[in-house]
RNA sequence: UCAGACGGCCGGGCGGUCGCGUCUCUUGGAGAGCUCAGGCUGUCGGGAGACGAGGAAAGUCCGGGCUCCACGGCGACAAGGCGGCGGGUAACGCCCGCCGGGCGCGAGCCCAGGGAUAGCGCCACAGAAAGCAAACCGCCCUGCGAAGCCUCUGGCGGAACAGGGCAAGGGUGAAAGGGUGCGGUAAGAGCGCACCGCGUUCCUGGUGACAGGGACGGCAUGGCAAGCCCCGCCUGGAGCAAGACCAAAUAGGGACGGCGCGCCUUGGUUCGCGCCAGGGUAGGGCCGUCGCCGGCCUGAGCCGUCCGGGUAGGUCGCGCGAGCCGCGCAGCAAUGUGCGGCCUAGAGGAAUGAUCGCCGCCCGCCGAAGCUCCUCGGAGCCCAGGCGGCGCACAGAACCCGGCUUACAGGCCGUCUGAUCCG
Numbered sequence: 001u002c003a004g005a006c007g008g009c010c011g012g013g014c015g016g017u018c019g020c021g022u023c024u025c026u027u028g029g030a031g032a033g034c035u036c037a038g039g040c041u042g043u044c045g046g047g048a049g050a051c052g053a054g055g056a057a058a059g060u061c062c063g064g065g066c067u068c069c070a071c072g073g074c075g076a077c078a079a080g081g082c083g084g085c086g087g088g089u090a091a092c093g094c095c096c097g098c099c100g101g102g103c104g105c106g107a108g109c110c111c112a113g114g115g116a117u118a119g120c121g122c123c124a125c126a127g128a129a130a131g132c133a134a135a136c137c138g139c140c141c142u143g144c145g146a147a148g149c150c151u152c153u154g155g156c157g158g159a160a161c162a163g164g165g166c167a168a169g170g171g172u173g174a175a176a177g178g179g180u181g182c183g184g185u186a187a188g189a190g191c192g193c194a195c196c197g198c199g200u201u202c203c204u205g206g207u208g209a210c211a212g213g214g215a216c217g218g219c220a221u222g223g224c225a226a227g228c229c230c231c232g233c234c235u236g237g238a239g240c241a242a243g244a245c246c247a248a249a250u251a252g253g254g255a256c257g258g259c260g261c262g263c264c265u266u267g268g269u270u271c272g273c274g275c276c277a278g279g280g281u282a283g284g285g286c287c288g289u290c291g292c293c294g295g296c297c298u299g300a301g302c303c304g305u306c307c308g309g310g311u312a313g314g315u316c317g318c319g320c321g322a323g324c325c326g327c328g329c330a331g332c333a334a335u336g337u338g339c340g341g342c343c344u345a346g347a348g349g350a351a352u353g354a355u356c357g358c359c360g361c362c363c364g365c366c367g368a369a370g371c372u373c374c375u376c377g378g379a380g381c382c383c384a385g386g387c388g389g390c391g392c393a394c395a396g397a398a399c400c401c402g403g404c405u406u407a408c409a410g411g412c413c414g415u416c417u418g419a420u421c422c423g
Base pairs, nucleotide, nucleotide: 001419002418003417004416005415006414007413008412009411010410012359013358014357015356016355017354018353020052021051022050023049024048025047026046027045028044030043032041033040034039054394058405059404061403062402063401064400065399066239067238068237069236079235080234081233082232083231084098085097086096087095088094099113100111101110102109103108114230115229119228120227121224122223123222136170137169138166139165140164141163142162143161148156149155150154178196179195180194181193182192183191197219198217199216200215201214202213203212204211205210243316244315245314246313253307254306255305256304257303258302259301262281263280264279265278266277267276268275269274283298284297285296286295287294323342324341325340326339327338328337329336330335360392361391362389363388364387365386366385370381371380372379373378
C1' cells in the first nucleotide's frame, strides 16, 4: 500500500425567526361553584421558564415485572417448547467461556450439537442391488471344445455354451456392508499382518463436555429423529381495552309515604280481619260521529322522597426504575459489587416541526494545474475550484423492562490476519 476478519461508537452541527406537546410560576377578564366576604377551586386567554423519540421506538418472536381470574398437597396423562459442558442472569429459546464436528492459507466463521442394538417408517432419480444383501460390465476355475496353426491316427489353441467361485477393478448414486499398503490366492476376500478408523475395557488428565495412552476384538451396528417415536428438563389462563376509584341524563330495580284499588269465584296463608296469586265480570279506552251488534286493549295504578347496581364521562394505574453517567475492585469474559453524581417525554389516535444563514457530507455538470498515451490533435487518470439540487439513510414512543430478529445513506475508532514493497 492492497485485500480481508472481529469488536465498539456516531448517525448531520451552530445560530436567528415562527410554531407544537407536558409541567411549573405569573397575570387578565368573563361566566360557574364554595365562602368566615379576606378569598379558594376549576374552565378559557396572555407572558416567562424547564423538558420533549430510537439504535432500532419496528416485527410482536421469546423471557420477566405489574394486574385480574383460577388453584389443598403429590403423582400421572395430554399439548407446546427446549436439548454438548461449565458459568452469568429476576428469567429466557438470551449472553460469556470451553468441548466436538464442518469450512477457510489465516485472522476467524457456521452447527436444531441427547438417543439409529426399544419399536415403526422412509431412502427420489440413476443403478444388478438402497437394508437384505445383491452381481450389469468384469476376474478366475472346471467341463465341452469353434475358428485357426503345426513336425498331421496326433498335438497346439482357446471363441461360444454349461456348471461353479469372487467382489479386486469399472459403472450408478448423496450414500454400495471399514481405508491404505504388504502378504496370500486359481481369482479374490480381515483370509493373515502393519498403520489409521471403529467397538469393548482399563489407566491418566480435566468440575465437565472431552482429550491422551495401553490391552483386547477382525469389523458386528449404512443414513434420516427441523418423520413418528424414546429419554431428560420446563410451562395455570388472560392481558393496561389488565385493573381500581368517582359518577350525570334516560330506562329499569328496591324501601318508605300520600291518593286510589267496584262485584263474583277458586286457591294459598292467617285463629280471624287482612294480604297474595289465578279466572270471570261491571266499568274505561279504541275501531270517524249517534243507536244496536261485534272485535281488540285495559280492568290497578299514579305521584313524591331516598337507596343501590350499571352506562356516557372523568380520575388513577403512568414514569425512582432488574434506571442513567463516571471511577475503582473481583472475574479470561458474560456479569457482579463499592463510592460519587443525575432525574431524563408521556397521551388521549397520538406533540417533538417549518423556514432562513453559515458549515459538513452526498450526487450531477463544468473544470485550472499536474501525470500518462499518442495518428500531434485529442483521449484517459487525478484534482484545486465554480455552478446546480424542493439531496441528507432506516424510521415515529403509547404500561414498563431484558433479549432476539429485521431495516439502515454516510462516517469514526480499536485489535488482528494474508500478500507485496522499503529499511
This is a predicted structure of a 423-nucleotide RNA (Bacterial RNase P class A) from a Caulobacteraceae bacterium. NCBI's taxonomy places the organism under Bacteria, Pseudomonadati, Pseudomonadota, Caulobacterales, Caulobacteraceae. Model confidence (mean pLDDT): 76 of 100. Rfam family: Bacterial RNase P class A. Rfam's curators write: Ribonuclease P (RNase P) is a ubiquitous endoribonuclease, found in archaea, bacteria and eukarya as well as chloroplasts and mitochondria. The gene name in the source record is rnpB.